[in-house]
RNA sequence: UCAUCAAGACCGGCUGAGGGGUAGGCCCUUUGAAGCCGGGGCAACCUUCGAGGAAUCACGCGAUCCUCGGAACGGUGCCAAGUCCUGCGGGAACUUCGGUUCUCCGACAGAUGA
Numbered sequence: 001u002c003a004u005c006a007a008g009a010c011c012g013g014c015u016g017a018g019g020g021g022u023a024g025g026c027c028c029u030u031u032g033a034a035g036c037c038g039g040g041g042c043a044a045c046c047u048u049c050g051a052g053g054a055a056u057c058a059c060g061c062g063a064u065c066c067u068c069g070g071a072a073c074g075g076u077g078c079c080a081a082g083u084c085c086u087g088c089g090g091g092a093a094c095u096u097c098g099g100u101u102c103u104c105c106g107a108c109a110g111a112u113g114a
Base pairs, nucleotide, nucleotide: 001114002113003112004111005110010039011038012037013036014035018028019027020026022087023086024085025084040079041078042077045075046074047071048070049069050068051067052066053065055064056063057062083109088106089105090104091102092101093100094099
């Protein structure tokens, strides 16, 4: 910088009090948090195979890019809750005008990959 983030996937051992980034909320947790180790799984970013398409390079094979589908040995990642929800700006509906609600849009922050 770009892409994705409403799907999916847990057991055992060690250990022993916290964890979900922060604030508020709401949750999880001694029926065992976080961490470490072992095994298992999910997914399909990288990888790989096939089909189709456009332009450029090349003009022989092909390379790059996009779409769809398949695979999963390998490199990562992930396996409570939408990135748990809200936070900033806007939209819509309702309103007792205080506000409430929403599979709404965008921004910020963050996570993962290339």